[in-house]
Molecule: Guanidine-I riboswitch aptamer
Organism: Trichocoleus sp. FACHB-832
């Protein structure tokens, strides 16, 4: 100065919006002697909620994978292996702008441009 490479699932979380469900509002039917009650439609996610989406650089677990030890097979040696038990299983700064038949986003592009 350049170049590669850093596996994957599962439950959740911060975080997100607004399809459904739920609040609110305003209207309209209707039911009531009144309050106030059912239904519908419009608006509001500047409605703390359920559903939903959700992290390489958040959390747990759990595999792949790597090393180590034991280690079946009629009999002894040795090689391999199924098996089983143990370790590791790391680190990690980051736009803009795009994507998406709700919608948005720490989701995907993307461990990507850059930056160190």
């Nucleotide at each position: 100065a350049u170049u590669c490479a850093u596996a994957g699932c599962u439950u959740c979380u911060a975080g997100g919006g607004u399809u459904c469900c739920g609040g609110u509002u305003u209207g309209a039917a209707u039911c009531u002697g009144a309050g106030g009650g059912u239904u519908u439609a419009a608006a509001c996610g500047a409605c703390u909620g359920g559903u939903c989406c959700a992290a390489g650089a958040g959390a747990a677990g759990c595999u792949a994978a790597u090393c180590a030890g034991c280690g079946u097979g009629a009999u002894c040696g040795g090689a391999u292996u199924a098996g089983c038990u143990g370790a590791u299983g790391a680190c990690a700064c980051g736009g803009c702008g795009g994507g998406a038949a709700a919608a948005a986003a720490g989701c995907c592009c993307g461990g990507g441009a850059g930056a160190g």